[in-house]
RNA sequence: AUAGAGGUUGCGGGAUUUAUCAGUAAUCCGGCUGAUGCGCAGGGGCGCAGGCGAGGCAGGGUGAAAGGAAAGACCGCCGAAGGGUGGGCAGCCCCGAAUGCUCAUGCCUGGGGGUAUCGGGAAUACCGGUAUCACUGUCAUCUUUAUUAACGAAGAUGGGGCGCUAU
Numbered sequence: 001a002u003a004g005a006g007g008u009u010g011c012g013g014g015a016u017u018u019a020u021c022a023g024u025a026a027u028c029c030g031g032c033u034g035a036u037g038c039g040c041a042g043g044g045g046c047g048c049a050g051g052c053g054a055g056g057c058a059g060g061g062u063g064a065a066a067g068g069a070a071a072g073a074c075c076g077c078c079g080a081a082g083g084g085u086g087g088g089c090a091g092c093c094c095c096g097a098a099u100g101c102u103c104a105u106g107c108c109u110g111g112g113g114g115u116a117u118c119g120g121g122a123a124u125a126c127c128g129g130u131a132u133c134a135c136u137g138u139c140a141u142c143u144u145u146a147u148u149a150a151c152g153a154a155g156a157u158g159g160g161g162c163g164c165u166a167u
Base pairs, nucleotide, nucleotide: 001167002166003165004164007078010077011076012075013074016071017070018069026062027061028060029059031057032056033055036049037048038047039046040096042095043094044093045092081109082108083107084105085104086103087102088101089100090099110136111135113133114132115131116130117129118128119127120126138159139158140157141156142155143154144153145152
């Protein structure tokens, strides 16, 4: 440098279908109340609507969507990928939280899972972080077994992907 392996619950992506979101948001009707409400969680500015009734409460009619999820197929793969940190973009403007997208970064993580906890989320789904527990894969050392020996199998201890195997 090239090519591979870990699993049938390996990792990720877009689309389709379906359920959930939810009888929620929104909107209309009338009743009661009576001055605020909306545009980025919050704050400030600016603007718009509002006694020709804001907003709230209960009732009735109509009634979503996005994100997230599941199944199968397809596509890209084995630092697959995820996270942390830093920069940028998004909204009426500013400060600023969160979210989404993107770029950089050998900072962390071998892989899937159980449990606990924290965060995201409408959610008990699911995702992410941390800790811990066994399992699994690989390498090293040691012991046992088979074998002339090695390859094989079992066990113990330790390491980790900048690794391991082959050329």
Molecule: Lysine riboswitch aptamer
Organism: sheep gut metagenome